Molecule: small-subunit ribosomal RNA
Organism: uncultured bacterium
RNA sequence: AGAGUUUUAUCCGGGCUCAGGAUGAACGCUAGCGACAGGCUUAACACAUGCAAGUCGAGGGGCAGCGGGGUAGGAAGCCUGCUUUCUGCCGCCGGCGACCGGCGCACGGGUGAGUAACACGUAUGCAACCUGGCCGUGACAGAUGGAUAACCGGGAGAAAUCCCGCCUAAUACAACAUAAUGCCGGGAGGGGACAUCCCCUGCCGGCCAAAGGGGGCGACCCCGGUCACGGAUGGGCAUGCGGCGCAUUAGGUAGUUGGUGGGGCAACGGCCCACCAAGCCGACGAUGCGUAGGGGUUCUGAGAGGAAGGUCCCCCACACUGGUACUGAGACACGGACCAGACUCCUACGGGAGGCAGCAGUGAGGAAUAUUGGUCAAUGGCCGGGAGGCUGAACCAGCCAAGUCGCGUGAGGGAAGACGGUCCUAUGGAUUGUAAACCUCUUUUGUCAGGGAGCAAAAACUGCCACGCGUGGCAGGAUGAGAGUACCUGAAGAAAAAGCAUCGGCUAACUCCGUGCCAGCAGCCGCGGUAAUACGGAGGAUGCGAGCGUUAUCCGGUUUUUUUGGGUUUAAGGGGUGAGUAGGUGGACAGUUAAGUCAGUGGUAUAUUUGAGUGGCUCAACCUCUUCCCGCCGUUGAAACUGAUUGUCUUGAGUGGGCGAGAAGUAUGCGGAAUGCGUGGUGUAGCGGUGAAAUGCAUAGAUAUCAAAAAGAACUCCGAUUGCGAAGGCAGCAUGCCGGCGCCCGUCUGUCGCUGCCCCCCGAAAGCGUGGGUAUCGAACAGGAUUAGAUACCCUGGUAGUCCACGCAGUAAACGAUGAAUACUAAUUGUUCGGGUCGAGUGAGAUCUGAGUGAUACAGCGAAAGCGUUAAGUAUUCCACCUGGGGAGUACGCCGGCAACGGUGAAACUCAAAGGAAUUGACGGGGGCCCGCACAAGCGGAGGAACAUGUGGUUUAAUUCGAUGAUACGCGAGGAACCUUACCCGGGCUCAAACGACGCAGGGAUGUAUGUGAAAGCAUACAGACCUUUUAGGACCUGCGUCGAGGUGCUGCAUGGUUGUCGUCAGCUCGUGCCGUGAGGUGUCGGCUUAAGUGCCAUAACGAGCGCAACCCCCAUCUUCAGUUGCCAUCAGGUAGAGCUGGGCACUCUGGAGAGACUGCCGGCGCAAGCUGCGAGGAAGGCGGGGAUGACGUCAAAUCAGCACGGCCCUUACGUCCGGGGCGACACACGUGUUACAAUGGCAGGUACAGCGGGAAGCCAGGCGGCGACGCCGAGCGGAACCCGAAAACCUGUCUCAGUUCGGAUCGGAGUCUGCAACCCGACUCCGUGAAGCUGGAUUCGCUAGUAAUCGCGCAUCAGCCAUGGCGCGGUGAAUACGUUCCCGGGCCUUGCACACACCGCCCGUCA
Repeated sequence: AGAGUUUUAUCCGGGCUCAGGAUGAACGCUAGCGACAGGCUUAACACAUGCAAGUCGAGGGGCAGCGGGGUAGGAAGCCUGCUUUCUGCCGCCGGCGACCGGCGCACGGGUGAGUAACACGUAUGCAACCUGGCCGUGACAGAUGGAUAACCGGGAGAAAUCCCGCCUAAUACAACAUAAUGCCGGGAGGGGACAUCCCCUGCCGGCCAAAGGGGGCGACCCCGGUCACGGAUGGGCAUGCGGCGCAUUAGGUAGUUGGUGGGGCAACGGCCCACCAAGCCGACGAUGCGUAGGGGUUCUGAGAGGAAGGUCCCCCACACUGGUACUGAGACACGGACCAGACUCCUACGGGAGGCAGCAGUGAGGAAUAUUGGUCAAUGGCCGGGAGGCUGAACCAGCCAAGUCGCGUGAGGGAAGACGGUCCUAUGGAUUGUAAACCUCUUUUGUCAGGGAGCAAAAACUGCCACGCGUGGCAGGAUGAGAGUACCUGAAGAAAAAGCAUCGGCUAACUCCGUGCCAGCAGCCGCGGUAAUACGGAGGAUGCGAGCGUUAUCCGGUUUUUUUGGGUUUAAGGGGUGAGUAGGUGGACAGUUAAGUCAGUGGUAUAUUUGAGUGGCUCAACCUCUUCCCGCCGUUGAAACUGAUUGUCUUGAGUGGGCGAGAAGUAUGCGGAAUGCGUGGUGUAGCGGUGAAAUGCAUAGAUAUCAAAAAGAACUCCGAUUGCGAAGGCAGCAUGCCGGCGCCCGUCUGUCGCUGCCCCCCGAAAGCGUGGGUAUCGAACAGGAUUAGAUACCCUGGUAGUCCACGCAGUAAACGAUGAAUACUAAUUGUUCGGGUCGAGUGAGAUCUGAGUGAUACAGCGAAAGCGUUAAGUAUUCCACCUGGGGAGUACGCCGGCAACGGUGAAACUCAAAGGAAUUGACGGGGGCCCGCACAAGCGGAGGAACAUGUGGUUUAAUUCGAUGAUACGCGAGGAACCUUACCCGGGCUCAAACGACGCAGGGAUGUAUGUGAAAGCAUACAGACCUUUUAGGACCUGCGUCGAGGUGCUGCAUGGUUGUCGUCAGCUCGUGCCGUGAGGUGUCGGCUUAAGUGCCAUAACGAGCGCAACCCCCAUCUUCAGUUGCCAUCAGGUAGAGCUGGGCACUCUGGAGAGACUGCCGGCGCAAGCUGCGAGGAAGGCGGGGAUGACGUCAAAUCAGCACGGCCCUUACGUCCGGGGCGACACACGUGUUACAAUGGCAGGUACAGCGGGAAGCCAGGCGGCGACGCCGAGCGGAACCCGAAAACCUGUCUCAGUUCGGAUCGGAGUCUGCAACCCGACUCCGUGAAGCUGGAUUCGCUAGUAAUCGCGCAUCAGCCAUGGCGCGGUGAAUACGUUCCCGGGCCUUGCACACACCGCCCGUCA
């Protein structure tokens, strides 16, 4: 010091969360020791038991009890006067229960309920007061009296306790004497002060005291007593200032505020009382309500602050709750009293007793807080002359990791880097890890043994000394709870001593297994749906360590309440506007003052604490000592600034004079156009309205048109980025009244200014009240439409209202989303209203200046958009407002209002966001430009029929699996009868169907045959082989064992590779530079052009890459080379005919190499690129036609079943072999096709012309047989040579519109061929049969030229074939395109956006 979290990404704003420190803590796991400090935060709840305040016999009377003594009597023993014992008497002595009396009990200890108060803190005052004991000074103590308790007697009561009678004492009580410097009253002089007043001196009158006790032979001493003064200490009272929440508490107050006179008090005082006056407090927050003991201090923080007030210290308050006084120096009294109340206890029911917020302890409450301990040894307190007594104050000990500090759990060496664990790329390596083992060493703490403190100083008393004569000094002199503790010494022995949390990011630390949106985690973001570093376990690691985590709370981070130190155009936030009170703030110059300010100094600021510095416990924590400090109150000085005051000034402000503009306001009058209504005229069938209609109006005469008239409302053009006004707002014309503003001159005043809480005025529209008015328009309402519905949009009507007067209301996106005022800070330009100069001459214009109103823009500001002299810049003053989103401008309360409603204005709960600006995309039933068989124009189809084929569904033992919008469905499959085959049933095998390696054993390798079986397989028999180094080895076969297998099992959402689609669309990017805080932009945009990001021009861009194009292949033309199996013009031969033969490569053709086309030429248009022309030339003309070629990427698109591959799963089976079946099922639905429905046709006959290709287990000429499929014989050809080979077309004939001479399904029969085998389940042939179907609904597909349409041919796969499919080939050969409005898809630019999983988005309401 920051970090995480809103977004696809960015910047900002903003909240939430985290890392730190702290605690009187609690909980979980764990735990060796010591020192120091700490320990009911909750129920001021209730308390059993014990203790916590007594003491003095040197004040008194006494003698219950104890001891001693004396005495009397009895008993026992006997030593006969002694001992022991019992009883009585004597207060004689030591002492002493109870009693009278004195002092104390008002301290110490506890608690924080109450209290918002002079309670506390701080600083003052008391000339308005008190003060026991203590200290000092002065003085005094004479004399007398009457009681009373105890005790005794009696009585009441259960008890507590009380009553009556008698006796008696005092340092108890009372009266008298004496007395002043005391108190009271009177008057005199002097002095002082702060208003009431105070002090001193002297005079007169009056008044008030007392107690004794002890020691001593005594002198005398000691302790006491009384009065007065003074001191000290402690208290009382008063005042200034300070420290809390709510204004949804705004008025409070009747002894209230003051006075006079009294009473009371220690004292002042409405403290109390009588009378008089009507005051007093309050937005500088009274009163009320809520909360709370206050401070020193504690925690945190850089500080300013914020939070807290436990332990320790000071003050206050309280003592079961409330009240009251008594005693006393002091109390309205924690362990006193009385009364009332609640509660508990005792009771004989009549009545009594009690108060732990003292120390322990108990119950209860609670997450939670200790022993019914020891001692007065020390410190301190009370009493006493003292000894001493009392002291749960205090000092100690006990319990508790509850905190801080310190120590330890070992140190050094030690690699075979051991075993084991874990992980991995796994014959091995990594890690645990120098860690362990092992060797050497040490002994703190703990254990045992021995020694053993300091805390202790006094005192009384005795002796001596000094003097100020009751004090001090010296010597002697008793006493330790803690504790045999601290500490010291010795001994043995590494011995007895480590855990907790975390490991996705924040945040240090990573892997494996398990789980599979389950179980769970989580402070925030978020993990978990089969490869989880986030869950659980393990290994390892990290952090801290006798502790570690969690929870709770406080401060910090958070500048997130902002004084230090924030903001308000759009993020939350400027009041709707003005006038103006209080308040705040304020121009120039000079003087004075000293309140603020600054400096010196004095007092105070307790101690503790914090900071700094010493010293003492072995160190530290801890303790001791010294020092510093904020604040408050004085005092002395300074005088710049602020304030106060005085004087002066004129620039702020106002005022006077002269001009000026304006829809500023208000009242009255006037005007024309339009609208609807009424009247009259003309006139006839519709009008009106809409996207289209209908409701409505109209033959009872509408609409239209003409005339004159009445009514109400609004003011066309001018008109504008205009003007005016504080805002709302203001618009025909004229007049009256009235407000403000601007300019010029510079007359007068001389700071009179600015802002402005509360308050007052104004305040659009709608609304309300009363009364008018009502032409138009028009909420509500009615009807008609639209629609799934339509309580809407559209139409026809129409009430309130809209208008006026008066009153209320008081809100708006009342907006510039921008408060008012003042000053300063580059420019340019338009416009409105003034003024000056120049100019002009009915006044054009130029320039300067003032005020307004606009635009652009520098600096600057801003998150950016933007603002920018009209600031959102730079500064000052004042006011208002904001502090995450929702809940909510809601609820409650209050105020206002006739009401409607307005103003003020929360919380519970809930979320981790909600937002602003900008960016890139995607999207839009936004815009612009452009393209595509996209539409349109056409041609032919599909959708209806039958069949073929694929799919869904259903069925099944199985109907194997995959593909599923476009981009699955004649798709994987370019060919399922067995095989294929993955599926089902059944039968087998388990080193396995195949292969490799090693070892062992056997051998007859291999072939043939037989049995069994459905086959696989199993079993048997016969024949019989190779090389060499030859009882053996090799090769080969079989069997056994081991290691590798095998899997079309899962995951295409773990992957590679390949593919589809957008799309052959024109796009996708990079480097450097530049712009931007940044995401990003620019380039790639703009204009023109192109099939094209194709090119040109322009240009903060300049270049480049992947795409486009070109390079490649085929076709179209030509040249050249070559010339057989091709060709045949010329020459010759020859045939029935024929390149048939010689011959020749001219032509065609074949296949190598080239040429050719480039807008090159011409005209037009154009800057250019380029476009264009029935242009030229050319085989071909503007990309000549076709193919191959598919950018960055999208769809978690397809494929684990083509192949490969990670992980998971199976291993006598999910592997593998075989037989059979299935993949071919069939109420149904869909896709793709074939054949048709016929005459542009069918059938029959005749006749002609291709190209791509294929061919040896092949293609097959030709011949023969068969109606035919085909069979038999058989030449040629591994091919420019042989073979396979056209159909439509054309010619002739027939059919004549019909379910037909169309159509051919289906079925019956007979065959052919392939093949081990055509039943399930092949193709083909012949004969017969002759179904649906007469051109196909909504809808939909292909195609722009050698194309569509139509016709046949070939090939792959293949034994054969379910091929009507796929891939190719040629023959014949059209129609149409005006055009881009619309549908679909795409490209570029722009715009909006709350979308980004990106419109199949987001999101609202209702219901569950």